[in-house]
RNA sequence: UCAUCAUCCAGAGGAUCUGAGGGACCUGGCCCCGCGACGGUCCGGCAACCUGCGCUCUCCGCAAGGUGCCAACGCCAGGAUCGAUGAGGA
Repeated sequence: UCAUCAUCCAGAGGAUCUGAGGGACCUGGCCCCGCGACGGUCCGGCAACCUGCGCUCUCCGCAAGGUGCCAACGCCAGGAUCGAUGAGGA
């Protein structure tokens, strides 16, 4: 990078650095934002896809090692070679 499968209305924030836009893309809305957003770092947390253990073994329970995530349903509607995350594969 490509295709496949699963999930995407639950849940989870403080400190600090930075300093202007941000909420993936387009159109239209709506919202967050110098009372510091977005992003980075540290710490904390959520969840349980993979993993480990147990079991009555496709289930379920416990743990949390690898990822992921921590405004609003992937913010909403429409659109498109849609997107994101995980798992195994090429």